[in-house]
Transfer RNA from a bovine gut metagenome, 68 nucleotides, folded computationally. The sequence is in RNAcentral, with records from MGnify. Model confidence (mean pLDDT): 83 of 100. It matches the Rfam family "tRNA". The family's RNA type in Rfam is transfer RNA.
RNA sequence: CAGAUGUAGUUUAGUGGUAGAAUACGACCUUGCCAAGGUUGUGGCGCGAGUUCAAUUCUCGUCAUCUG
Numbered sequence: 001c002a003g004a005u006g007u008a009g010u011u012u013a014g015u016g017g018u019a020g021a022a023u024a025c026g027a028c029c030u031u032g033c034c035a036a037g038g039u040u041g042u043g044g045c046g047c048g049a050g051u052u053c054a055a056u057u058c059u060c061g062u063c064a065u066c067u068g
Base pairs, nucleotide, nucleotide: 001068002067003066004065005064006063009023010022011021012020017053025041026040027039028038029037046062047061048060049059050058
């Protein structure tokens, strides 16, 4: 200098209109106990601007990581 990625504790889906899943964690149910299983709950768009009625999504800058 060029390119890619950044979403929950972790792994990730989501190409302008309610941010989902798995796993982990809390509560409850089930079992004589544990494990397994079931129901339910908590928790998230790297940061700052711009465009738009509306931005995780589009544009610009910036930060971090990776590749050349």